[in-house]
RNA sequence: GCCGCUUUAGCUUAGUGGUAAAGCAGCUGUUUCGUAAACAGCAGACGCAAGUCCGAUUCUUGCAUGCGGCU
Numbered sequence: 001g002c003c004g005c006u007u008u009a010g011c012u013u014a015g016u017g018g019u020a021a022a023g024c025a026g027c028u029g030u031u032u033c034g035u036a037a038a039c040a041g042c043a044g045a046c047g048c049a050a051g052u053c054c055g056a057u058u059c060u061u062g063c064a065u066g067c068g069g070c071u
Base pairs, nucleotide, nucleotide: 001070002069003068004067005066007064010024011023012022013021018054026042027041028040029039030038047063048062049061050060051059
């Protein structure tokens, strides 16, 4: 330099055009003499910018990040 793949919550993963899901972690409450556990609830995310579309996390393009291959 060229090619391919990855990027979703603090972490690990789903989802694949029509309200973004779960586990752990976090917070609040109940329970307990207290802690843990258990139960109930809450908050929290689509890497960035354009394009297509009535509508984009999803499709297209560019950039960025990480990984791999070739030279």
This is a predicted structure of a 71-nucleotide RNA (transfer RNA) from a Candidatus Staskawiczbacteria bacterium.
It matches the Rfam family "tRNA". Rfam classes the family as a transfer RNA.
Lineage of the source: Bacteria > Bacteria candidate phyla > Candidatus Staskawicziibacteriota.